[in-house]
């Protein structure tokens, strides 16, 4: 060049049978608790789902192509 996977919160990740509000964990803010902290409790912020067109009434989800990283192949 070719083939295959992955790319969702700051990290690690699920969710990919098309419609439930875009979600856990850890981190981080606040408040409780504590002499102070550190577990523990409660609560709250952060995401245009790597970019773009396309199908569809409706897209993280299908489907094109690009951009990225990783693997195998000559």
């Nucleotide at each position: 060049g070719c083939g295959c996977c992955c790319g969702u919160a700051g990290c690690u990740c699920a969710g990919c049978g098309g419609a439930u509000u875009a979600g856990a964990g850890c981190g981080c803010c606040u408040g409780g608790c504590u002499u102070c902290g550190g577990a523990c409790c409660a609560g709250g912020a952060g995401g245009u789902c790597g970019u773009a067109g396309g199908u569809u009434c409706g897209a993280a989800u299908c489907c094109u192509a690009c951009c990225g990283g990783g693997c195998g192949u000559a």
Description: A computed fold for a 74-nucleotide RNA from a bacterium, annotated as transfer RNA. Model confidence (mean pLDDT): 81 of 100.